[in-house]
Molecule: Glycine riboswitch aptamer
Organism: Caldimonas brevitalea
RNA sequence: UUUUCGCCGACUGGAGAGUGGCCGUCACGGCCCACCGAAGGGGCAGGCUGCAGGCGCAGCUGAAACUCUCAGGUUCAAGGACAGGGGGAGAGGC
Numbered sequence: 001u002u003u004u005c006g007c008c009g010a011c012u013g014g015a016g017a018g019u020g021g022c023c024g025u026c027a028c029g030g031c032c033c034a035c036c037g038a039a040g041g042g043g044c045a046g047g048c049u050g051c052a053g054g055c056g057c058a059g060c061u062g063a064a065a066c067u068c069u070c071a072g073g074u075u076c077a078a079g080g081a082c083a084g085g086g087g088g089a090g091a092g093g094c
Stems, first nucleotide, its partner, number of pairs: 001093002004091002007088002011084003018033001020032004034074003040070001041068003046061006
């Protein structure tokens, strides 16, 4: 100097699904039923290696906005993946 890469912390935007039932209370607490996916977490597609040499088998590695719903959530608020421009510290390129 560039703006290639993630990281940090603010700002802005940001979905879904119960104002369910019962019990209790200082207190949004406990239990049951129904439901949602976008904190986090689990699963695999693929890749590599070995065996087999027909399909395949085993091991290692391993992604998502898909899937599961453990966790979390189901009026508002809060939270919120992700996105945007800007800031900070770093790595990379020249």